[in-house]
RNA sequence: GGGAGGAUAGCUCAGGUGGUUAGAGCGCUGCGCUCAUAACGCAGAGGUCCCGGGUUCGACUCCCGGUCUUCCCA
Repeated sequence: GGGAGGAUAGCUCAGGUGGUUAGAGCGCUGCGCUCAUAACGCAGAGGUCCCGGGUUCGACUCCCGGUCUUCCCA
């Protein structure tokens, strides 16, 4: 330099052919249970869906550009 993938909750990751509430597990907080802790059960908080544009009635999703990152080729 060329090519491909990835970026969504604190962490690991899903997500649908564009459609009105964005989710899981772990973690965190509270309650229950227990002599107590863990486990378990219940409830809850936590998100500019990497950034900037475009298309659209509507974009996390499609298009363009950029940033970071992983891999392949040279």
Transfer RNA from Candidatus Nanohalococcus occultus, 74 nucleotides, folded computationally. Taxonomically the source falls in Candidatus Nanohalococcus (Archaea, Nanobdellati, Candidatus Nanohalarchaeota). It matches the Rfam family "tRNA". Rfam links the family to the GO term triplet codon-amino acid adaptor activity. Rfam classes the family as a transfer RNA. Its mean pLDDT, the model's own confidence on a scale to 100, is 80. The sequence is in RNAcentral, with records from ENA.